[in-house]
RNA sequence: GGAGCAGGCUGGACAGCCGCCUGCCUUUAUGUGGCAGGAGGAAAGUCCGGGCUCCACAGGGCAGGGUGCCGGGUAACACCCGGGUCAGCGCGAGCGACGGAAAGUGCCACAGAAAACAAACCGCCGCUUUUAAGCGGUAAGGGUGAAAAGGUGGUGUAAGAGACCACCGCUGCUGUGGUAACACAGCAGGCACGGCAAACCCCACCCGGAGCAAGACCGAAUAGGGAAGGCAGGCAGUGGCCCGCUGCUAGGCUUUCCGGGUAGGUCGCUUGAGCCCUGCAGCAAUGCAGGGCCCAGAUAGAUGGCUGUCGCCCCGGUUUUGGGGUACAGAACCCGGCUUACAGGCCUGCUCCUUUU
Numbered sequence: 001g002g003a004g005c006a007g008g009c010u011g012g013a014c015a016g017c018c019g020c021c022u023g024c025c026u027u028u029a030u031g032u033g034g035c036a037g038g039a040g041g042a043a044a045g046u047c048c049g050g051g052c053u054c055c056a057c058a059g060g061g062c063a064g065g066g067u068g069c070c071g072g073g074u075a076a077c078a079c080c081c082g083g084g085u086c087a088g089c090g091c092g093a094g095c096g097a098c099g100g101a102a103a104g105u106g107c108c109a110c111a112g113a114a115a116a117c118a119a120a121c122c123g124c125c126g127c128u129u130u131u132a133a134g135c136g137g138u139a140a141g142g143g144u145g146a147a148a149a150g151g152u153g154g155u156g157u158a159a160g161a162g163a164c165c166a167c168c169g170c171u172g173c174u175g176u177g178g179u180a181a182c183a184c185a186g187c188a189g190g191c192a193c194g195g196c197a198a199a200c201c202c203c204a205c206c207c208g209g210a211g212c213a214a215g216a217c218c219g220a221a222u223a224g225g226g227a228a229g230g231c232a233g234g235c236a237g238u239g240g241c242c243c244g245c246u247g248c249u250a251g252g253c254u255u256u257c258c259g260g261g262u263a264g265g266u267c268g269c270u271u272g273a274g275c276c277c278u279g280c281a282g283c284a285a286u287g288c289a290g291g292g293c294c295c296a297g298a299u300a301g302a303u304g305g306c307u308g309u310c311g312c313c314c315c316g317g318u319u320u321u322g323g324g325g326u327a328c329a330g331a332a333c334c335c336g337g338c339u340u341a342c343a344g345g346c347c348u349g350c351u352c353c354u355u356u357u
Stems, first nucleotide, its partner, number of pairs: 001353010012310007020038006040328001044339002047337005052211004064207005069083005084098003088095002099202002104200002106196003121142002123138006150168006169191001170189008215267004225258007233249006274293008311326005
């Protein structure tokens, strides 16, 4: 100098004018005036986990869903940190994968003789035999396939084969180290049938439902519900009859009261697993202690627009300079994560190649 790997930060600045939302002060006032504050690293997707609220709930089980090497962190997690294994990838820094296939059932396209309970297509060997062909043995070789019945070498054999032997691998047991996953060592066993569990399943652990349009309070107009009263009418009684009086009256008109709901309003609403600094514990994630700070709360939804100067990028040009552009995207109850989008810039550690000394 080049190419990479891992991790982190930032993501326009200043001035003027005109506006918007919230809080405080002023004010009779929701108005006026003044002061202060006003989007993000992802506010996004709504994929996980929690807080909060209401509903349900004795306890246990089934069903259903989720997680899945081990240990730790945390309010919790599918997240994070540290560790383990891998005949997975990369020269490397690093990256990736992760319960059980010797409990059972099932599946393994095409090709192939055979896809797992018994495997003979070619080849090899033996016998019958004139070649052909047939019968038998054989998994060393070929061929098929994503995958073919432990690997290499030797002994052995008609040819072969864990049939036998050595080493490697595998399985089991024991010991040692480690909290554990696991590692190492010794002994034993010829070896116990490949793959798929994002097929059913088995094992261990976890999980009640709905969501701020949760939920709580205030509450019109109109319509409807209930109660009490008045009036008119009707019916009954009294009475020989009328008036009157008394009683009753799912209906009519009307007055008052009660209760539910709607529109609308208020709360929930932003002081919180909060942010910054320092110290301590820890490899770390993180925790603890001390000090300091208050940092958007709209409700059809404020956080904006215009102008100028500078920065950055692109294009043209010999310089002066001219033109264009300025990433992704925008709160809606609040947090912790994951994922996805993102012009440009900066920082830290490490690897490989090349050059110079």
A computed fold for a 357-nucleotide RNA from Methylohalobius sp., annotated as Bacterial RNase P class A. The coordinates come from a structure-prediction model, not an experiment, and the mean pLDDT is 79. The sequence is in RNAcentral, with records from ENA. The organism belongs to Methylohalobius, within Bacteria. Its Rfam family is "Bacterial RNase P class A". Gene Ontology terms of the family: tRNA processing, ribonuclease P activity and dimeric ribonuclease P complex. The family's RNA type in Rfam is ribozyme. A source record names the gene rnpB.